Context: one part of a larger RNA
C1' cells in the first nucleotide's frame, strides 16, 4: 500500500465545537478537467511470446512479426464528475407561536437529623461486640427537656420517570442564562456531513494560596481477633470531604456499541407536544419526539442484537494487527508535583 477487521476475542478517541482535507440535495444552460473514442508519434537494441530458418537435435544463432497495458499531440462524444452563470425547496438555518424539563450561573430562605456549649430534672452506669476491651462518666455521664451556636446533606414526592454532548444534574424561592421537541409554513436558498492538527468542557483522588470544619474518614494510635495480624471487628483520629480563585486531564469516562443520512415486519408499557371526537374533567382515537421491554426477517463463533441495530446501504474520521518484555525505556512536549500524552528494542514462549 492492499487485505480483513473493531458490544463481549487485539480494536471506537473521555465528550463537544471547528480549521485543512475529503464527501455532498432537486432542474436548466454553458465549458470540456476528470471520463470514454478514433487517429496518429513515441514506447533504443537485446530479452519475453509468436512464424520461418541455421549448426545431425537440444541449448544456442539468425530473420520477421507481435507485445509493450504508458506518455504527447489532433479530433470527436457530452450522461456522469469539476468549473461558470441562473433557478428550485425537500436538507439546513431562521422566524412566529407554544411550554415540560434534578440543564447551567448566582443570591436569599427552610425544616428534619447531627455535634458542640450553657441552663433544669435525675443517678450509676454508657458506649460497644460473636464475646470483650480500650474509651467516655460522681469535677455527674448515658437519658430526657428548654436554649444558643456551627457545618454538611436535602427523608417523603421519586418512578426501569425528566434534562444534559460527555463529566453529570435532586429541598424552596427569586434573578440571569443556554439548548431540545412540537405546532406554523412566513424567510434564506444547499449555506450540508464528517472531521487529521487545533480549541474548550471534563467523575473521584490529587497538587497550590486563602477560608471553612458538625458528620465521616485515609495516615496513625490504642483495644479485640490470630501461630503472626503491618488486615477484617472495636474505640479514637489528621489530611481530605465542604466554599472561592488557580492546577491536574485520567476512570470499567461503559451501551465495553464514533458521528451523520437513508430504508426494512409486528406487540406492549412510559414521558413531552400537536389534531380529532366527546367534553365539568376523566377516557378514547390518531400524529410527532424521546425512552423501556418482546419479538419477525436479517445478521451473529455463539451469546445475543434486532425501526434507539450488533440488519440493508453510502460519507468521513478514530482504532486493531500473537502472549510476554509494556503502555515500560529513550526522546520529545505538557505540569508546582503526583504524574500525563507520544512510544520502541533486545530478550524470551
Nucleotide at each position: 500500500c492492499u487485505g480483513g477487521g473493531c458490544g463481549u476475542a487485539a480494536a471506537g478517541g473521555g465528550c463537544a465545537c471547528g480549521u485543512a482535507g475529503g464527501u455532498g440535495g432537486c432542474g436548466a444552460g454553458g465549458c470540456g478537467u476528470g471520463u470514454c473514442g478514433a487517429g496518429u508519434g513515441u514506447g533504443a537494441a537485446a530479452g519475453c511470446u509468436c512464424u520461418g530458418g541455421g549448426c545431425u537435435c537440444a541449448a544456442c544463432c539468425c530473420a520477421g512479426a507481435a507485445a509493450g497495458u504508458g506518455c504527447g499531440c489532433u479530433c470527436g462524444a457530452a450522461a456522469c464528475u469539476a468549473c461558470c452563470u441562473u433557478g428550485c425547496u425537500u436538507g439546513a438555518g431562521u422566524g412566529c407561536g407554544g411550554g415540560a424539563g434534578a440543564g447551567g450561573g448566582a443570591a436569599u430562605c427552610g425544616g428534619a437529623a447531627u455535634a458542640u456549649a450553657g441552663g433544669g430534672u435525675g443517678u450509676a452506669g454508657c458506649g460497644g461486640u460473636g464475646a470483650a476491651a480500650u474509651g467516655c462518666g460522681u469535677u455527674g455521664a448515658u437519658a430526657u427537656c428548654c436554649u444558643a451556636u456551627a457545618g454538611a446533606a436535602c427523608a417523603c414526592c421519586g418512578g426501569a420517570g425528566g434534562c444534559g454532548a460527555a463529566g453529570g444534574c435532586g429541598g424552596a424561592u427569586u434573578c440571569c442564562u443556554a439548548g431540545a421537541a412540537c405546532g406554523c409554513a412566513a424567510c434564506u436558498g444547499a449555506c450540508a456531513c464528517u472531521a487529521a492538527g487545533g480549541u474548550g468542557c471534563g467523575a473521584a483522588a490529587g497538587u497550590c494560596g486563602g477560608g471553612g470544619g458538625a458528620g465521616c474518614a485515609a495516615a496513625c494510635a490504642g483495644g479485640a481477633u490470630u501461630a503472626g495480624a503491618u488486615a477484617c471487628c472495636c474505640u479514637g483520629g489528621u489530611a481530605g470531604u465542604c466554599c472561592c480563585g488557580a492546577c491536574c486531564a485520567u476512570a470499567a469516562a461503559c451501551g465495553g456499541u464514533g458521528c451523520a443520512u437513508a430504508c426494512u415486519c409486528g406487540a406492549g408499557g412510559u414521558a413531552g407536544g400537536g389534531a380529532g371526537a366527546a367534553u365539568u374533567a376523566c377516557c378514547c382515537u390518531u400524529u410527532c419526539u424521546g425512552u423501556c421491554u418482546c419479538u419477525u426477517a436479517g445478521c451473529u463463533a455463539a451469546c445475543g442484537c434486532g425501526u434507539u441495530a450488533a440488519g440493508u446501504a453510502u460519507g468521513c474520521c478514530g482504532c486493531c494487527u500473537g502472549g510476554g518484555g509494556a503502555g515500560u525505556a529513550c526522546g520529545g512536549c505538557c505540569g508546582c508535583a503526583a504524574g500525563g500524552c507520544u512510544a520502541a528494542a533486545a530478550c524470551u514462549c
Small-subunit ribosomal RNA, central domain from an uncultured bacterium, 349 nucleotides, folded computationally.
Its mean pLDDT, the model's own confidence on a scale to 100, is 87.